[in-house]
Context: one part of a larger RNA
């Protein structure tokens, strides 16, 4: 262990699919498990409560009688939850014509930069700073020109735009694939919602094994700054950053805001659909509707801050999770892991 809560005080799992389980749309019939109700069996006895009694009274006590809970048994009810059968189409799914989109995997290709190599021209500085130096350069360096390597990001469009379940996704093209949207009312006919366990996915760092290595850049080395400087800054650098496979699975994993459903003024951008409409007609509006995505605000909520149709408003159903501050997300034991750890998860003492 009730209750109260969980946006910023303690508290939403990092996100998925999805087993049990809980929870379910609108009839019509049967069924009586739940559920109601009647009568009974049992709920020892003393206690407790009631009436009458006995000790002078009480307390103490002695008859009688009630209730009240549970469990059984047997008859009735049928609203309302289940079971079973049958039907429907508001929920959910399919077809079917329509949209957009850095969604996702693998292969191709392309320019600017940047480093490096070569060649051509050139000559004394170059580069750094706050201001040095440590680095490079007469063995010819920065600068400029041309060719040639390799790698890694993809300017500009670019935006509180887009897509994804979340992590995340941006140069072009090709191939494969996944998801949503907007219209029909054309099929099936509750097939659903949530989901302890369990399966998947999961940024960066980091781990293995082979690759690759332009710039960048923990360690590290050097110059400087300082009382010192194991940092700021400045030359240099190595793993690493990228590839392929395989582990780790953790983040302010944020909206610090769980998922699904219905209700509950409105205003103004803006993305994708449908319809209707108007002009100076191949373009710009108006209107109405629907999935998105953003401001601002009624009513309500908040302790305020601030949410406010994309709720933190009113409801419902399922899950997680908090319970005073350190000790502590630790020890110990377990489960994972190559290992770094992660995972689950105390308490003594202390305030």
């Nucleotide at each position: 262990u009730u209750g109260g809560g969980u946006g910023u005080a303690a508290a939403g799992g990092g996100c998925g699919c999805g087993u049990a389980g809980a929870c379910g749309g609108c009839g019509u019939g049967u069924u009586a498990a739940g559920u109601u109700u009647a009568c009974u069996g049992u709920u020892a006895a003393a206690u407790c409560c009631u009436u009458c009694g006995g000790c002078u009274u009480a307390a103490c006590u002695g008859a009688a009688g009630a209730u009240a809970u549970g469990c059984g048994g047997u008859g009735a009810a049928u609203a309302c939850u289940g079971g079973c059968a049958u039907g429907c189409u508001a929920g959910a799914g399919g077809g079917u014509g329509g949209a957009a989109g850095a969604g996702a995997a693998a292969a191709g290709c392309g320019g600017a930069a940047u480093u490096c190599u070569c060649g051509g021209a050139g000559u004394a500085g170059c580069g750094g700073u706050a201001a040095a130096a440590u680095g490079c350069g007469u063995a010819g360096a920065u600068c400029u020109c041309g060719a040639g390597a390799g790698g890694a990001a993809c300017a500009c469009c670019g935006a509180u735009g887009g897509c994804g379940a979340a992590g995340g996704c941006a140069g072009c093209u090709u191939c494969u694939u996944g998801g949503u949207c907007c219209a029909u009312u054309u099929c099936u006919g509750a097939c659903g919602u949530u989901g302890a366990g369990g399966c998947g996915c999961g940024a960066a760092a980091g781990c293995g094994u082979g690759g690759g290595g332009a710039g960048c850049a923990a360690a590290c080395a050097g110059g400087a700054u300082u009382a010192g400087a194991u940092a700021c800054c400045c030359u240099g650098g190595u793993a690493g950053u990228c590839c392929a496979c395989g582990c780790u699975g953790u983040a302010a994993a944020c909206g610090a805001u769980a998922a699904u459903c219905a209700c509950u003024a409105g205003a103004c951008g803006u993305u994708g659909g449908u319809c209707c409409u108007g002009u100076u007609u191949a373009a710009c509006g108006g209107g109405a509707u629907u999935a998105g995505u953003g401001u601002c605000g009624a009513a309500g909520c908040u302790a305020a801050c601030g949410c406010g149709u994309u709720a933190a408003g009113u409801g419902a159903u399922u899950c997680a999770c908090c319970u005073g501050g350190g000790a502590a997300g630790u020890a110990c034991g377990g489960u994972c892991g190559c290992a770094a750890g992660a995972u689950u998860a105390a308490a003594a003492c202390u305030c």
Predicted 3D model of a 351-nucleotide part of an RNA (small-subunit ribosomal RNA, central domain) from an uncultured bacterium. Its Rfam family is "Bacterial small subunit ribosomal RNA". The full RNA is in RNAcentral, with records from ENA and SILVA.